[in-house]
């Protein structure tokens, strides 16, 4: 890099550093000198491992490995349906985890 499975509408800062871009790409629409992105601290969650409970698919804990902390994966593209400036469902793509090659 690729493949498989699961999940993606909840949750997470009035902190420190720093100083211009950021939200994957494209099109939108947004965020950002009232300081974003990023790093540190802090926090959230509970996928895997650990530990405890349980007859058990499980429950708890949050110790270890990740992950995450604007907006539904921010929305859309492709297909279908409907009561059609719109709405719903699915696919593609993407992200994360755990496996595999």
């Nucleotide at each position: 890099c690729c493949c498989u499975u699961a999940u993606c509408a909840a949750g997470a800062g009035u902190g420190g550093c720093g100083g211009a871009g950021g939200g994957a790409a494209c099109g939108g629409c947004c965020c950002g000198a009232u300081g974003a992105u990023g790093c540190c601290c802090g926090g959230c969650a509970a996928c895997c491992g650990g530990c405890g409970c349980g007859g058990a698919u499980g429950c708890g804990u949050g110790c270890g490995g990740u992950g995450c902390c604007a907006a539904a994966u921010c929305c859309g593209g492709c297909g279908g349906c409907c009561a059609a400036u719109g709405g719903c469902c699915g696919a593609c793509a993407g992200a994360u985890a755990a496996g595999g090659c």